The RNA shown here (c-di-GMP-I-GGC riboswitch aptamer) has 89 nucleotides and comes from a Chloroflexota bacterium. Taxonomically the source falls in Chloroflexota (Bacteria, Bacillati). Of the family's consensus pairs, 95% are formed in the model.
RNA sequence: GCCGAUAAAGGCUAACCUCUCGAAAGAGGGGGGCGCAAAGCUACGGGUCUAAGGCUCAGGUUUGAGCUAUGAUAGCCGGGCUGCCGAAG
Numbered sequence: 001g002c003c004g005a006u007a008a009a010g011g012c013u014a015a016c017c018u019c020u021c022g023a024a025a026g027a028g029g030g031g032g033g034c035g036c037a038a039a040g041c042u043a044c045g046g047g048u049c050u051a052a053g054g055c056u057c058a059g060g061u062u063u064g065a066g067c068u069a070u071g072a073u074a075g076c077c078g079g080g081c082u083g084c085c086g087a088a089g
Stems, first nucleotide, its partner, number of pairs: 002089001003086002011036002016031006034075001040081003044078003047073003053068006
C1' cells in the first nucleotide's frame, strides 16, 4: 500500500413519530435505530423523484392535461477531493 476482523476507540443514522421550512420532491432540529469502513465532502456523468415558474393543448376566465430543472437525491451507481483504526492475508 492492497485489504477490512465476532478487535478497540469513536463516528454517522433508514423507516417511523414530532416541530419548522418548501408549491412539491425534499431539507433542517428533537426522538428513534434499519443499516454504514467513507452513510465524510462534492450534482461532474448516468439514473430516479418533483413541476412552482415557463411552454403547448383543451376549456373559457381561471380550471384540467401534457412537456420541461433552473429544484431534489451523495443511504441509486460511477467519477473527483479528503480521512480514523490495524487482526489475518

Model confidence (mean pLDDT): 88 of 100.